[in-house]
RNA sequence: CGCGAAAAGGGCAAACCCGCUGAAAAGUGGGGGCGCAAAGCCACCGAUCUAAGGGACGAAUCCUAUGAUAGCGGGGUUACCGACU
Repeated sequence: CGCGAAAAGGGCAAACCCGCUGAAAAGUGGGGGCGCAAAGCCACCGAUCUAAGGGACGAAUCCUAUGAUAGCGGGGUUACCGACU
């Protein structure tokens, strides 16, 4: 540097519930643990979600990211421990 144990010390925290923020997706605080060796951090690429605003339409509805997801994948970056290799 890589690697990831029937190791040690720990860490994070899904669904769901309550409060708050938001048009929504979603975020955030508390509870709660499905899981995670980067489930630490970053929106650069792809993907997915939402559509306030804007546009199309007779209507239903449709389109659109400047919004969101890092626990969707890739990539970047930082990091505890030390078995096998």